Transfer RNA from Fuerstiella sp., 74 nucleotides, folded computationally. Rfam family: tRNA. About the family: Transfer RNA (tRNA) molecules are approximately 80 nucleotides in length. The family's RNA type in Rfam is transfer RNA. It was read from a public genome assembly. Model confidence (mean pLDDT): 81 of 100.
[in-house]
RNA sequence: GGACCUAUAGCUCAGUUGGCUAGAGCGCCACGUUGACAUCGUGGAGGUCGCUGGUUCGAGUCCAGUUAGGUCCA
Repeated sequence: GGACCUAUAGCUCAGUUGGCUAGAGCGCCACGUUGACAUCGUGGAGGUCGCUGGUUCGAGUCCAGUUAGGUCCA
């Protein structure tokens, strides 16, 4: 220098050919249960989907650029 992969909640990840309000598990908070703790049950908070721009009626998903990490080639 070139090619490819990954980036979504605090952590680990899903998201089916672009479509209705972006989700799960763990964690966190509150309440219930207990003499208390744990377990269990119910509810809740938490996201500019790496960043910028574009296409579209509509983008986590498509396109271009860019950043970070990784793999390979030279």